Record summary:
The part of an RNA shown here (small-subunit ribosomal RNA, central domain) has 353 nucleotides and comes from an archaeon. Rfam family: Archaeal small subunit ribosomal RNA.
[in-house]
Context: one part of a larger RNA
RNA sequence: UUGGGUCUAAAGCGUCCGUAGCUGAUUUUGUAAGUCUUCUGUUAAAUGGUCAGGCUUAACCUGGCCACUGCAAAAGAUACUACAAAAUUAGGGAUUGGGAGGAGAUAGAAGUAUUCCUUGGGUAGCGGUAGAAUGUGAUAAUCCUUGGAAGACUACCUAUGGCGAAGGCAUCUAUCUAGAACAAAUCCGACAGUGAGGGACGAAAGCUAGGGGAGCAAAACGGAUUAGAUCCCCGAGUAGUCCUAGCCGUAAACGCUGUGUACUAGAUGUUGCGUAUUCUUCGUGGAUACGCAGUGUCGGAGCGAAGGCAUUAAGUACACCGCCUGGGGAGUACGGUCGCAAGGCUGAAACUU
Numbered sequence: 001u002u003g004g005g006u007c008u009a010a011a012g013c014g015u016c017c018g019u020a021g022c023u024g025a026u027u028u029u030g031u032a033a034g035u036c037u038u039c040u041g042u043u044a045a046a047u048g049g050u051c052a053g054g055c056u057u058a059a060c061c062u063g064g065c066c067a068c069u070g071c072a073a074a075a076g077a078u079a080c081u082a083c084a085a086a087a088u089u090a091g092g093g094a095u096u097g098g099g100a101g102g103a104g105a106u107a108g109a110a111g112u113a114u115u116c117c118u119u120g121g122g123u124a125g126c127g128g129u130a131g132a133a134u135g136u137g138a139u140a141a142u143c144c145u146u147g148g149a150a151g152a153c154u155a156c157c158u159a160u161g162g163c164g165a166a167g168g169c170a171u172c173u174a175u176c177u178a179g180a181a182c183a184a185a186u187c188c189g190a191c192a193g194u195g196a197g198g199g200a201c202g203a204a205a206g207c208u209a210g211g212g213g214a215g216c217a218a219a220a221c222g223g224a225u226u227a228g229a230u231c232c233c234c235g236a237g238u239a240g241u242c243c244u245a246g247c248c249g250u251a252a253a254c255g256c257u258g259u260g261u262a263c264u265a266g267a268u269g270u271u272g273c274g275u276a277u278u279c280u281u282c283g284u285g286g287a288u289a290c291g292c293a294g295u296g297u298c299g300g301a302g303c304g305a306a307g308g309c310a311u312u313a314a315g316u317a318c319a320c321c322g323c324c325u326g327g328g329g330a331g332u333a334c335g336g337u338c339g340c341a342a343g344g345c346u347g348a349a350a351c352u353u
Base pairs, nucleotide, nucleotide: 004324005323006322007307008306012321014201015200016199017198021194022193023192025088026087027086028085029084030083031082033081034080035077036076037075038074040072041071042070048066049065050064051063052062053061054060091191092188093187094186095184096183097182103177104176105175106174107173108172109171110154111153114150115149116148117147120144121143125136126135162169163168206247207246208245209244210243211242215241216240221235222234223233258320259319260318261317262316263315266298267297268296269295270294271293272292273291274290275289276288277287278286279285302309303308326353327352328351335346336345337344338343
């Protein structure tokens, strides 16, 4: 290389957008580049095949014929691919309509709790634990109560529920922005799929600058426990957690399952939209059935080493991309590149087994 794989054995990039490339719906006409046929030339010698011959035979050698699957030219074929022209509408996109949604951004408002300050009451404990102690309290705590401040968060509703490409998203209101589904079938007419490089987004922690700091809380401290206790438990507590601007670019970034399309039994929930029937307190209402789209559970064929998956496939196929090739050494070294740094990305070998 051929080939085999990628849920759990090694292996799906964290996610999306998109350049080149690769792949690409239906019909007609043309061209004849790919493709196919015929033919011509060439395809050194040796080698190879075959038929003879020569060394006693064989290997070996000599001769004749064939082949040398390649290249080039010519003549044709036109199904497929390609190209050119024209057309179509099932893919895709646009449009219209009424709905659904914790989708995003900005601003404003609210809610309980917590802590602190404050007012009054009240008196000896409070707090904490398995039990304690550190701690806190006669400078009046804990507890009840009046008023205020601050920062963070958004209980119940809440759900195998919804939305988002993923990360993720939850009080209410307003403005701005984006996407998906359904229905209609008005317009464009293959405009598509994937996507090496590239770009954007990307939890938490961390970093820079400026704010903020209630609660929680790495580190450091104290009290316990213990043989010891650099832990678990308790007290107190700084970074941080929050906001603004920028960086970082990683996670068990998980469905450990790349994206798209088509096909292949069913059953039963649930969410959104629509249609029909029916009930109705006539409403943005309820029920039932059906269609499409999402999201769950079960299950057959099939697949699978099995667990299991099973129309949301791990089934049957196609297109494109990423990745894997025994364990360790090692995601290390060196080099490169990015970063303020921490480090990220790329990524070996000796040796060992």